[in-house]
Context: one part of a larger RNA
RNA sequence: UGAUAUUGAAGGAACUCGGCAAAAUGACUCUGUAACUGCGGGAGAAAGAGUGUCUUUAAUGUUGAAUUAAAGAUCAUAGAAAAGAGGGAGGAGCGGCUGUUUAUUAAAAACACAGGAUUCUGCAAAAUGGCAACAUGAUGUAUAGGAUCUGCGAUCUGCCCAGUGCUGGAAGAGUAACAGGAGAGAUGCAAGUUUCGAAUAGAAUUCCCAGUAAACGGCGGCUGUAACUAUGACGGUCCUAAGGUAGCGAAAUUCCUUGUCGAGUAAUUUUCGACGUGCAUGAAUGAUAUAACGACUUCUCUACUGUCUCCAGUAUCACUUCA
Numbered sequence: 001u002g003a004u005a006u007u008g009a010a011g012g013a014a015c016u017c018g019g020c021a022a023a024a025u026g027a028c029u030c031u032g033u034a035a036c037u038g039c040g041g042g043a044g045a046a047a048g049a050g051u052g053u054c055u056u057u058a059a060u061g062u063u064g065a066a067u068u069a070a071a072g073a074u075c076a077u078a079g080a081a082a083a084g085a086g087g088g089a090g091g092a093g094c095g096g097c098u099g100u101u102u103a104u105u106a107a108a109a110a111c112a113c114a115g116g117a118u119u120c121u122g123c124a125a126a127a128u129g130g131c132a133a134c135a136u137g138a139u140g141u142a143u144a145g146g147a148u149c150u151g152c153g154a155u156c157u158g159c160c161c162a163g164u165g166c167u168g169g170a171a172g173a174g175u176a177a178c179a180g181g182a183g184a185g186a187u188g189c190a191a192g193u194u195u196c197g198a199a200u201a202g203a204a205u206u207c208c209c210a211g212u213a214a215a216c217g218g219c220g221g222c223u224g225u226a227a228c229u230a231u232g233a234c235g236g237u238c239c240u241a242a243g244g245u246a247g248c249g250a251a252a253u254u255c256c257u258u259g260u261c262g263a264g265u266a267a268u269u270u271u272c273g274a275c276g277u278g279c280a281u282g283a284a285u286g287a288u289a290u291a292a293c294g295a296c297u298u299c300u301c302u303a304c305u306g307u308c309u310c311c312a313g314u315a316u317c318a319c320u321u322c323a
Base pairs, nucleotide, nucleotide: 001318002317003316004315005314006313007312008311010309011308014307019304027051028050029049030048031047036041038152052074053073054072055071056070057069058068059067060066075079087302088301089300090299091298092297093296094294095293099111100110115150116149117148118147119146120145121144127136128135129134154288155287156286158219159218160217163216164215165212166211167210168209169208172207173206179200183196184195185194186193187192220238221237222236223235224234247281248278259275260274261273262272263271
């Protein structure tokens, strides 16, 4: 000097990105227990009290061992006498939950999930592996199997089929190869051989016509207007396939921004409640609220402490230097 333990006056998070680390809590018995809630929970909520040993009595125990309760006695600074053994409360976000994951820097709000929806598939099924045989699907049969999206339950899930997909369509348009062969050329004395070739005809895709958004996706400008001002229920106009409904909203989304107001603090770019002017919210790319749950993220309070003010002592070990 460092490591590992341990102790500390007064204060008690002033430390710090952040209470990281440490401290504190801790067992059993009894009392008692809020909001909220899907009535199961929340809950060991919180907040309290007791605990040794001996004697007696009672109960349980068929006997015994023992356990429990009551009364009394008695020792200690201290009786769960050492070790081992929840800190707690409140607000918000996200994800319903238990679960799974980056073997070796990420455990999460990511994945999964029960539930919901769409779509394909009639069995020699669809789908998948394989050149094939064949196999899985499945010794299953639409209450089944495959694919995709969403993600418990509650309240709901608006408008747009113009574009891109997908599905359907006995008409029509246009077309590939094949077919066809009007006609023209080359060569030859000729027969012939050979080259080019118009009309016509001709499948699916395509064009065309419909349907379909819990398919991919999309969901507007400008302008006038009410008896102070402001605002604009109302009107005009342009464009569009249709112009964002219910909700929520400075949000895991808000640039300007530390928005404005309120709460909390002596003081708060964080936090919570509102407002809405949503740069660039919005409905299964799901919207909103939500009990329970979480080694998740964030804010506050309480307890607690060497995290700190501000460092110091002790024990053991290691290293360096000196003797």